[in-house]
Parts: sequence; C1' cells; structure tokens
RNA sequence: UUCUUAUCAAGAGCAGGCGGAGGGACCAGCCCGAUGAAGCCCGGCAACCGGCAUAAAGCACGGUGCUAAUUCUUGCGGAGACAUUUUGAUGUUUCUGAGAGAUGAGAG
Repeated sequence: UUCUUAUCAAGAGCAGGCGGAGGGACCAGCCCGAUGAAGCCCGGCAACCGGCAUAAAGCACGGUGCUAAUUCUUGCGGAGACAUUUUGAUGUUUCUGAGAGAUGAGAG
C1' cells in the first nucleotide's frame, strides 16, 4: 500500500506537565483554538485481538485504538413532510441505502 470482514447514537483531564498556532481526512459548510491548537509525556476510556476470570456481567495485564460536536453535518441515489411555483422545478427538513473515511482482526 491492496483485498476480506466486524464496528462507528455509548465512554474518557472545563483548572496535569512540556509546547507554542493551528486543528476538526478531503469538498462545501459549520465549529474548536492565546480563558492556549497540533505534537510529546502523564492521566483516563474500554472498541477489537490476546491473557486472567465468570452462570452472565468483568479486569485494564500485553498488542492496537480512542479521549469537542452522531464518523460534527454534507457530497451519489431513493422515500416522506412543509413552503414557493412560470407546473418544468426550486428551497427547507426528516428517514433510508450506497460511497468515502476511521479503528480492529485476518490475508497478499
């Protein structure tokens, strides 16, 4: 890096330390940020694999992972409601499928 598969509405520091301006994948939005971003350390959570244990819950020990907002919303398609209408449609909104993405496990 590619493929397969499972999950993605829960959880986790509003006074920890270093650090200094950016960050939320991409598009468009909308947000977070000097009352301090990213990153690192510490703490925490417990999704997956392993381990231990149970009747079932569980532990956080090892490997990954995560720790603003539903995967923050949206991007392609379908259905419903409402508004406008030059009847072709347009806008707003709800639900749903896919795509994309993230994480684990397995394979090449």